Transfer RNA from Candidatus Iainarchaeum sp., 75 nucleotides, folded computationally. The organism belongs to Candidatus Iainarchaeum, within Archaea.

RNA sequence: GGACCUAUAGCCUAGUCUGGAUAGGGCAACUGCCUUCUAAGCAGUAGGUCGGCGGUUCAAAUCCGCCUAGGUCCG
Numbered sequence: 001g002g003a004c005c006u007a008u009a010g011c012c013u014a015g016u017c018u019g020g021a022u023a024g025g026g027c028a029a030c031u032g033c034c035u036u037c038u039a040a041g042c043a044g045u046a047g048g049u050c051g052g053c054g055g056u057u058c059a060a061a062u063c064c065g066c067c068u069a070g071g072u073c074c075g
Stems, first nucleotide, its partner, number of pairs: 001074007010027004020058001029045005051067005
């Protein structure tokens, strides 16, 4: 220098291929119930605007371009 892969909540992850309209789940956190207390269990609450910028579109996590970060391979 070139090619490819990955980036979604504190952590992990589904959804992306085939655009569809409150972005889903698990762990963790918090509150309540239960318990002598803790843990476990049960019920509930909050937390995201999907790596950044721009484009296409009625509509973008999803399609396109550039950039950033990490990884793999080639030279």